A computed fold for a 164-nucleotide RNA from Chloracidobacterium sp., annotated as c-di-AMP riboswitch aptamer (ydaO/yuaA leader). Model confidence (mean pLDDT): 76 of 100. Rfam family: c-di-AMP riboswitch aptamer (ydaO/yuaA leader). About the family: This family represents a conserved RNA structure found upstream of the ydaO and yuaA genes in Bacillus subtilis and related genes in other bacteria.

C1' cells in the first nucleotide's frame, strides 16, 4: 500500500415478507441483539347461491315391468388420480429413459421521484397436500421468510422543483 475474508450502518435487487407495542432471555452492558404475544399494512388457502364440471369396478340399499335397468348418503378396490404455491409451462432433442441443446411462451435486472420503449444481460427451480379442495359473498384459517451488490454519461412520457 492493495487484494481476500470478518462486523455494523446507509443506499439498491428478487420475493407477500414492511412499520408499530410488549418483551422472556443474551451481550461488546445506560446501549444493543432478541425467543414469543399483539396491531396495522402486504401476500395465500379455505369456503354458498348462479354460472361451469361429471373416471371405473364390486358390494349393501332404493325403485320398478325384478338373474335386467336406473338412482345411490354408504363400505372396498382402484393408485393409472387430482391439488397448492411459485415466473418456472409447452413442444422437440427422444422408438424406451435421460442430459446437454434448440424453439415458443413466460419473469427480473438495466437505482437515485416513477413508468414505458430500445439495446444489453440474466433465470426459467424447488417445495408442499395427500384421495381431496372448481368459482365463490358471510365466514374460518395461514404467512409475514430466506438469498444478495446492479448501473447504457440510450431514447420518450408523468411528476415535482425558484430553477437544475
Nucleotide at each position: 500500500a492493495a487484494a481476500a475474508g470478518u462486523u455494523g450502518a446507509u443506499c439498491a435487487c428478487c420475493g407477500a415478507a414492511g412499520c408499530c407495542u410488549u418483551g422472556a432471555g443474551g451481550a461488546u452492558c445506560u446501549u444493543c441483539c432478541a425467543a414469543a404475544a399483539g396491531g396495522c399494512g402486504c401476500g395465500g388457502g379455505g369456503g354458498a347461491a348462479c354460472c361451469a364440471u361429471c373416471a371405473g369396478g364390486a358390494c349393501a340399499c332404493c325403485g320398478a315391468a325384478a338373474u335386467u335397468c336406473g338412482g345411490c348418503c354408504g363400505u372396498c378396490c382402484c393408485g393409472g388420480g387430482g391439488g397448492g404455491c411459485g415466473a418456472a409451462g409447452c413442444g422437440g432433442g427422444a422408438c424406451c429413459a435421460g442430459a446437454a441443446c434448440c424453439g415458443c411462451g413466460g419473469g427480473g435486472a438495466u437505482a437515485a421521484u416513477c413508468u414505458u420503449u430500445c439495446g444489453u444481460u440474466c433465470c426459467u427451480a424447488g417445495c408442499c397436500c395427500g384421495g381431496c379442495a372448481g368459482c365463490u359473498a358471510a365466514c374460518c384459517u395461514c404467512g409475514u421468510a430466506g438469498g444478495u451488490g446492479u448501473u447504457g454519461c440510450a431514447a420518450a412520457g408523468a411528476a415535482g422543483u425558484g430553477a437544475c

Taxonomically the source falls in Chloracidobacterium (Bacteria, Pseudomonadati, Blastocatellia, Chloracidobacteriales).